[in-house]
Context: one part of a larger RNA
RNA sequence: CCAUGUUGAAGGAACUCGGCAAACUAACCUCGUAACUUCGGAAGAAGAGGGGACGCUUUAAAUUAAAGCGUUGGCACAAAAAUGGGGGUGGCGACUGUUUAAUAAAAACACAGGUCUCUGCAAAAUCAAAAGAUGAAGUAUAGGGACUGACACCUGCCCGGUGCGGCAAGGCAAAGCUUGAAAGUUAAGGCUUUUAAGGGAACCCCCCGUAAACGGCGGCCGUAACUCUGACGGUCCAAAGGUAGCGAAAUUCCUUGUCGGGUAAGUUCCGACCCGCAUGAAUGGUGUAACGACUUCCCCGCUGUCUCCAACAUGGGCUCACUGAAAUUGAACUGGCUGUGAAGAUACAGCCUUCUUGCAGCUAGACGGAAAGACCCUGUGCACCUUUACUAUAUUCAGCCAUUGUUUCAUAAAUCUUAGUAUGUAGUUAGGUGGGAGGCUACAACCAACAAUGAAAAACCACUGGCUAAGUAUUUAUGCAACUUACAUAAUUGGACAGUGGUUGAAGGGUAGUUUGACUGGGGCGGUCGCCUCCAAAAAAGUAACGGAGGCGCGCAAUAGUAAGCUAAGCUUUUACAAUGGAAGCUUUUAGGGUAAUGCUACAUGCAUGCUUGACUGUAUGAGGGACACCUCUAACAGGGACGAAAGUCGGCCAUAGUGAUCCGGUAGCUUAAAGUGGAAUGGCUAUCGCUCAACGGAUAAAAGGUACGCCAGGGAUAACAGGCUGAUUCCUCUCUAGAGCCCCGAUCGACGGAGGAGUUUGGCACCUCGAUGUCGACUCAUCACAUCCUGGAGGUGGAAAAGCUUCCAAGGGUUUGGCUGUUCGCCAACGAAGGUGGUACGUGAGUUGGGUUUAGAACGUCGUGAGACAGUUUGGUCCCUAUCUACUGUAAGCAAUAAAUAAACUUGACCGCACAGGUACUUUGUACGAAAGGACCGGGAACUUUUCAUCCCUUAUUUGCCGGUUGUUUUACUAAAGCAGCGCCGGGUAGUUACAUGAAAAAAACAUAACUCCUGAAAGCAUAUAAAGGGGGAAGGUUAGCGGAAGAUAAGGUUUAUCAAAAUUUCCUUGUGUAUGACAAGGUUAAUAGGGUGAGAGUGCAAGUACAGUAAUGUAUUUAGUUUAUCAUUACUAAAAACAACAAC
Repeated sequence: CCAUGUUGAAGGAACUCGGCAAACUAACCUCGUAACUUCGGAAGAAGAGGGGACGCUUUAAAUUAAAGCGUUGGCACAAAAAUGGGGGUGGCGACUGUUUAAUAAAAACACAGGUCUCUGCAAAAUCAAAAGAUGAAGUAUAGGGACUGACACCUGCCCGGUGCGGCAAGGCAAAGCUUGAAAGUUAAGGCUUUUAAGGGAACCCCCCGUAAACGGCGGCCGUAACUCUGACGGUCCAAAGGUAGCGAAAUUCCUUGUCGGGUAAGUUCCGACCCGCAUGAAUGGUGUAACGACUUCCCCGCUGUCUCCAACAUGGGCUCACUGAAAUUGAACUGGCUGUGAAGAUACAGCCUUCUUGCAGCUAGACGGAAAGACCCUGUGCACCUUUACUAUAUUCAGCCAUUGUUUCAUAAAUCUUAGUAUGUAGUUAGGUGGGAGGCUACAACCAACAAUGAAAAACCACUGGCUAAGUAUUUAUGCAACUUACAUAAUUGGACAGUGGUUGAAGGGUAGUUUGACUGGGGCGGUCGCCUCCAAAAAAGUAACGGAGGCGCGCAAUAGUAAGCUAAGCUUUUACAAUGGAAGCUUUUAGGGUAAUGCUACAUGCAUGCUUGACUGUAUGAGGGACACCUCUAACAGGGACGAAAGUCGGCCAUAGUGAUCCGGUAGCUUAAAGUGGAAUGGCUAUCGCUCAACGGAUAAAAGGUACGCCAGGGAUAACAGGCUGAUUCCUCUCUAGAGCCCCGAUCGACGGAGGAGUUUGGCACCUCGAUGUCGACUCAUCACAUCCUGGAGGUGGAAAAGCUUCCAAGGGUUUGGCUGUUCGCCAACGAAGGUGGUACGUGAGUUGGGUUUAGAACGUCGUGAGACAGUUUGGUCCCUAUCUACUGUAAGCAAUAAAUAAACUUGACCGCACAGGUACUUUGUACGAAAGGACCGGGAACUUUUCAUCCCUUAUUUGCCGGUUGUUUUACUAAAGCAGCGCCGGGUAGUUACAUGAAAAAAACAUAACUCCUGAAAGCAUAUAAAGGGGGAAGGUUAGCGGAAGAUAAGGUUUAUCAAAAUUUCCUUGUGUAUGACAAGGUUAAUAGGGUGAGAGUGCAAGUACAGUAAUGUAUUUAGUUUAUCAUUACUAAAAACAACAAC
């Protein structure tokens, strides 16, 4: 010093995130017990009181239980041990339960109860490839799934979206199917290929329903006779616009909202208000008795949590003996400061300091040890999770085909076919409408027309509605039988359906595989990604940035070719003015060029006219750019043209943008290939078409997210902390004065500006560290700067005094306690001379804490379809290290000093450290000053506060065996005396140690100074305190002085005494109130060092035995007795024995 315990004066939560920890309480009996309540509780509420021992009485038979009476001892009688602290108000969850074995016990899970939904039994659901099984040896009061979560009062509006259910008319729609067409080929039948139309299920669309399904539940403007507010009105939108409740809340950012309560003081808490960023009704809303190792706040009691620590006990630590690990370790000969430096040095530079070596401590550093950082970024890494990412798929649903094979009937409906049918009257039995003068046939004939009737006229053709009948037509439904079928059989049920196989379509995070870009002053968010023009770009070319400016993803059949021609824009003057125009003049390209900019451009590349199509075909030489791919320019030749009289010009446009490789596919053409041959299919070649492949040299035809449950590889190539550089911002100073200050810049304040400094803020940069430099605040301990908060000294004042304001000097000392909050900060209460500003890895976690932040659990609000997310909130949540080196605090040994020494004693003081403080009242003095009110300087002495040192006489605490009391139990027949139970508990207490006790100190002075203030005094006949000579004053500051250390001060100092070859010391022994061990100190028989003895002091408090009194407990006397650790005195009784050994002259 640590751990575990015991005790504690006065105070009593002031501690702290928080009463954490500890203490209090406690069993039994009697009395007594509130709000609230689901009437059960709450409740052991709270609170108050009692108890030993002995004897007797009563119940009642009793030495035993209970009650009562009496006696008696103690500080205390549940005497020890075991054994609730209590109360009040909120939040959440009803409750008892369950949970992250090893950081979370909770508000999370569960729960009884509520609701919805599925399921008729070979049940749904689930496991399985199947067989089979669970469900269940159950049957809708049953079973599965989902949500909510006792109970009470309730549970509003929305069906537009998503889901689910229903409907089956229409739309859409696969394969199988039906009917065609085309192509190829063949002598032909035909075959092959392609394709059109029709028909064709579920799903989807459409329609309806459904929210205790997923979910959702508004703006704007105006308005009342003070103002405010807005019952009221207007308007827009929506599926509906949030009802009842509750509300700064586990939800409220702003926010410590406002008011009230509690407190001296309340970021928390309670009650209200309502402006609900972003409450709200079974993702349940609001209440709620009881319950909770939950969470918040308050009160009583209690206490070492604290003011402020002290003593004691035990175990470690330390020494010795024995035994005997670990991490770590490049090698070590391992100092300080300042600087340097990959930017924080034991090792580099300079200076300083430093004899050698241990031991005990301490933890500031060794960017200490431990773990290839978990944060962050990177990886064409991984894993798991999600979904309306992509692609598959189990499974489910549906169509078709197969399994599939017989026979027959009834009823009903629909459709189809055929036939028939239709009466007001008249007419011939007129369904309706349109066409119609013919129709049919080989012909004859017949039917119509004609005529008649009627509202309507007929044949024939076309379309179409109602009714009736028939049908071995089709479809659907129902039923019977044969037949088939699980169960042992039958009844029954089912019935060509289902099931199974194949195929086609639909649904399909149930499952799986994957994707989910890069640049980037970290990453994300934002922005960008190809091409053209300019600047940057530094006079060849080229040249970067998330540098500064702009454009393009075309256009034009004339805006093209050619021939001949022409010249703009602006300004001035002119006619009374104005517009347009005309004329004259000036300027000289400022204009125009399809379009951005740059270059170019007048004989025009500009403008306009005529005629045209070179906006040609086939080639090709030589150049330029480019890593390549590729891009660009071009003489010339051939063909056949346009314009021009001709020379000539013309292979688009004044030039530079107007774009996309390859694969794959389409169309047209080709004397191209054609798998036995001939054809064909299909390729190839030429021309051309299809990509915002815009992430534009294009990974695929086809791709989004989460991870705080995370993992791996790496990175200081890259962020968060700290350092470094910088100094915009910040802070400070100076300067200029406009102005304020009645006047007056400068007593005081000072805009707009200017110049510096510091390295405390917020930043910028990304230089050390990602094979780890632990992060806010608190505690503890500090140390430095000074731009000074107080105290000291000065100048100025718009200083009368007092009190101030401002500036200068000054860092010696000091610089508080509480309430709230994790807070730093801040606000508040109170004291005070003052409650300074900063640095030190925002000093200090190998020193403490762990409240906050920042893992894993959980909840609320908000966002998200979801997984999940939030520098939003809330509750809970493992802090390791035995110290090698340096540094520091102590303490020893060696050697040196010392080539004459050894020993004892006393000193000097280079140097270092400590200390240095402050207010109050009194006096001077109610004086100076002042009209008064008020009210001093200077000086004097006093008691205090604060800090420090010492001490134990007094007071306090402790005092673990010093005394006594006493409980339970054990030993012994009893007594006495003992053991154990925290020293059993309790009452006292010596020495010692202590503070809460006592004493002392921070005194006075000198010297040199700071700001400042003077004397004399010239340069400069004056003036001037002098950045002239000379001479003074002047501060808590400096140096002395005071106290302490100190000659390893290697510069090793000085003085005195003893000794001169022996002496001295150590080892050894007895010891200490000294001490980790060494050391230091006392002593060693010529001795009081320790023990013992004796006496005294002091403590305790009256022993044992005996006698007496009493029934007994017990009392009285002997007896201020007995006993006594550490104190004092005295006394050799015991022990400091004998012997051996070591040590000097480089």
Molecule: large-subunit ribosomal RNA, half B
Organism: Flavobacterium sp.